[in-house]
Context: one part of a larger RNA
RNA sequence: GGCGCAGGGCGAAUGCCUUGGCACUGGGAGCCGAAGAAAGACGCGAUAAGCUGCGAUAAGCCACGGGGAGCCGCAAAUAGGCAUCGAUCCGUGGAUUUCUGAAUGGAGCAAUCCGGCGGUGGUAACGCACCGUCAUCAUACACUGAAUUCAUAGGUGUAUGAGGGGAACCGCCUGAACUGAAACAUCUAAGUAGGGCGAGGAAGAGAAAUCAAAAGAGAUUCCGCUAGUAGUGGCGAGCGAACGCGGAAGAGGCCAAACCGAGAGCAGCAAUGUUUUCGGGGUUGUGGACUGCAAACGGUAUUGACAAGACUUAACCGAAGGGCCUGGGAAGGCCCGCCGGAGAAUGUGAAAGCCAUGUAGGUGAAAAGUUGAGUCAGCUAGCAGUAUCCAGAGUACCGCGGGACACGUGAAACCCCGUGGGAAGCCGGGGGGACCACCCUCCAAGCCUAAAUACUCCCCAGUGACCGAUAGCGUAUAGUACUGUGAAGGAAAGGUGAAAAGCACCCCGGGAGGGGAGUGAAAAAGAACCUGAAACCCUGUGCCU
Numbered sequence: 001g002g003c004g005c006a007g008g009g010c011g012a013a014u015g016c017c018u019u020g021g022c023a024c025u026g027g028g029a030g031c032c033g034a035a036g037a038a039a040g041a042c043g044c045g046a047u048a049a050g051c052u053g054c055g056a057u058a059a060g061c062c063a064c065g066g067g068g069a070g071c072c073g074c075a076a077a078u079a080g081g082c083a084u085c086g087a088u089c090c091g092u093g094g095a096u097u098u099c100u101g102a103a104u105g106g107a108g109c110a111a112u113c114c115g116g117c118g119g120u121g122g123u124a125a126c127g128c129a130c131c132g133u134c135a136u137c138a139u140a141c142a143c144u145g146a147a148u149u150c151a152u153a154g155g156u157g158u159a160u161g162a163g164g165g166g167a168a169c170c171g172c173c174u175g176a177a178c179u180g181a182a183a184c185a186u187c188u189a190a191g192u193a194g195g196g197c198g199a200g201g202a203a204g205a206g207a208a209a210u211c212a213a214a215a216g217a218g219a220u221u222c223c224g225c226u227a228g229u230a231g232u233g234g235c236g237a238g239c240g241a242a243c244g245c246g247g248a249a250g251a252g253g254c255c256a257a258a259c260c261g262a263g264a265g266c267a268g269c270a271a272u273g274u275u276u277u278c279g280g281g282g283u284u285g286u287g288g289a290c291u292g293c294a295a296a297c298g299g300u301a302u303u304g305a306c307a308a309g310a311c312u313u314a315a316c317c318g319a320a321g322g323g324c325c326u327g328g329g330a331a332g333g334c335c336c337g338c339c340g341g342a343g344a345a346u347g348u349g350a351a352a353g354c355c356a357u358g359u360a361g362g363u364g365a366a367a368a369g370u371u372g373a374g375u376c377a378g379c380u381a382g383c384a385g386u387a388u389c390c391a392g393a394g395u396a397c398c399g400c401g402g403g404a405c406a407c408g409u410g411a412a413a414c415c416c417c418g419u420g421g422g423a424a425g426c427c428g429g430g431g432g433g434a435c436c437a438c439c440c441u442c443c444a445a446g447c448c449u450a451a452a453u454a455c456u457c458c459c460c461a462g463u464g465a466c467c468g469a470u471a472g473c474g475u476a477u478a479g480u481a482c483u484g485u486g487a488a489g490g491a492a493a494g495g496u497g498a499a500a501a502g503c504a505c506c507c508c509g510g511g512a513g514g515g516g517a518g519u520g521a522a523a524a525a526g527a528a529c530c531u532g533a534a535a536c537c538c539u540g541u542g543c544c545u
């Protein structure tokens, strides 16, 4: 030195565990904000660095309800207190709520600085302190008011609203490229990603100028089929319907106008005319106005009030086991019982239906909220006539240029935008995939509309041939430490024991550490703490060299 054996060290794998995650299901909730949000800064404790809670009334104040013996958070300790005259704790409502932040009196390098006005306190007075208020924009109204006579612009005041935030979902505007086409340009990817604006608990769509086809249907949305069909397509790659059928849900309403009236302006001596605002009327494929007749049966998600009951936000009741043995410990074994509308689960010194919390099943709200049968109010109706009037105009439609429709300009309808032209008006008008006729069908150029649908930052309950600390979220907690000027990037890190009983005391040592003693079932569980593999290192020894 090598090989082997034995014993250690270091090391952290493995096993076991789970406080944390992941995915999903069923409910709930679905907005918050100038009455100052979300997010923060700084403070608040007897002692207080962090977290949590709270806000100068500062781990809290008040009221009501629950609860019933301990309490002063995580979190020890000391001191000092509170509590059956009901504390701590839980729920509901309220009070307080510094400074920053849309941040809004002005400024600013956020959490700071400096003001005006009114009031209060204070000072001899000033300084000072405290409370309230003072941003901008839009709309309405009032007053005021230039160049410029009237007027307008502008200004001032009052009132109301807005502003910012939010995980995904939604609508609109804008809008790629990689890629595919085995290259690439039309095409595709894709109206996707990205950017902007806006809304809500959903959004959007929505009561036929719709489909259909000789028969008919009857708003919208979503799902299953129709169907990878018909089509479209450098007829390449690809893209890809509808009619119709079956389901989920189900709901229809309101204006504009004609006509009547009121107010105001203008013209006029006036009657009156006209413009405008408001009220009544009216809402459809034939209707309405208008004329005549008759008049409240019925309907009502629609607008509002009341409201039985139910649910949510605390809680409460809740069956049934003992002995012996082993053991540190019984829930294990043995023996004998019991309950079960409860043998889900978790915990308890090991493996518990009967020990604890619970579970099944029941009960419960002063206060706040949700829902809500029903009741009442409110709203709404019918028949006949058809002379006249009304029925959404720079609209429909056409040319040109685009877009969107499954449809790439095509025979290309229908729909939308730009641009130029530009109707009819009920004997009217649109559509039925160029266009025309016949026929059928509908009524544009105004508005609103639950449900079925999408999503999950959040709350509750539950589930898993999901993970188990290099896994599972980045985080068993951390957006921390750390990196970066910044946008941003972004870790590692779990386990003593049933219980700290966390080793009094003695010895060696400066200490670290160790040896006794003691605790404990175990200290080869001693905090560098469960198990403790391998690499690597060391000691001893057998054999070989």
Base pairs, nucleotide, nucleotide: 001544002543003542004541005540006539007538008537009536015530016495017494020467021466022464023463024462025461026460027459028458029456030455031165032164039100040099041098042055043054044053046078047077050074051073061094062093063092064091065090066089070082071081072080105114106113107112115134116133117132118131119130120129121128136162137161138160139159140158141157142156143155144154169200170198171197172196173195174194180187184234210217211216221248222247223246224245225244231239232238252448253447254446255392259280260279261278262277263276264275265274266273267272285426286391287390288389289388290385291384292383293382298380299379300378303377304376305375306374309371310370311369312368313367315363316362317361321336322335323334324333325332337354338353339343345357346356347355397421398420399419400418401417402416403415407433428443429442430441431440432439482489483488502529505516506515507514508513
Large-subunit ribosomal RNA, domain I from Ruminococcaceae bacterium OttesenSCG-928-L11, 545 nucleotides, folded computationally. NCBI's taxonomy places the organism under Bacteria, Bacillota, Clostridia, Eubacteriales, Oscillospiraceae. Its Rfam family is "Bacterial large subunit ribosomal RNA". The prediction has a mean pLDDT of 84.